[in-house]
This is a predicted structure of a 93-nucleotide RNA (THF (Tetrahydrofolate) riboswitch aptamer) from uncultured Tepidimicrobium sp.
């Protein structure tokens, strides 16, 4: 001097959950984890409270908290691709 690596974001695939509304999202408060180390920002997670809030349709028969198909939800998980730390030290060349 150059580079790699976090939390996580996005897209695709698969598989679930919900559609009798959970989940997701918003606001406020509290707490937590975050490149190998220290401090910390953005972002992330959990809890509490509040307000808001949705897309169903078709088929089957064994008629019941049933099954199947196509949808829908700023829906969960896994995998793949891609993006991805500010300072100092460390690591690789």
């Nucleotide at each position: 001097c150059a580079g790699a690596g976090u939390a996580g974001g996005u897209a695709g695939u698969u598989u679930g959950c919900g559609u009798u509304a959970a989940g997701u999202g918003u606001u406020a408060g509290a707490g937590g984890a975050u490149g190998g180390a220290a401090c910390g920002u953005u972002g992330c997670c959990u809890c509490u409270a509040a307000a808001c809030g949705a897309a169903a349709a078709g088929c089957u028969u064994u008629u019941a908290u049933a099954g199947c198909u196509u949808g829908c939800g700023u829906u969960g998980a896994a995998c793949u691709a891609u993006c991805g730390c500010g300072u100092u030290c460390g690591c690789u060349g």

Its mean pLDDT, the model's own confidence on a scale to 100, is 77. Its Rfam family is "THF (Tetrahydrofolate) riboswitch aptamer". Rfam 15.1 lists 747 matches to the family in 747 species. Rfam describes the family as follows. Tetrahydrofolate (THF) riboswitch was first reported for Ames et al. as an RNA motif in 5' untranslated (5'-UTR)regions of folate transport and biosynthesis genes in Firmicutes genomes. The model forms 94% of the base pairs in the Rfam consensus. The source organism's lineage runs through Bacteria, Tissierellia, Tissierellales, Tepidimicrobiaceae and Tepidimicrobium. The RNAcentral record of the sequence draws on MGnify.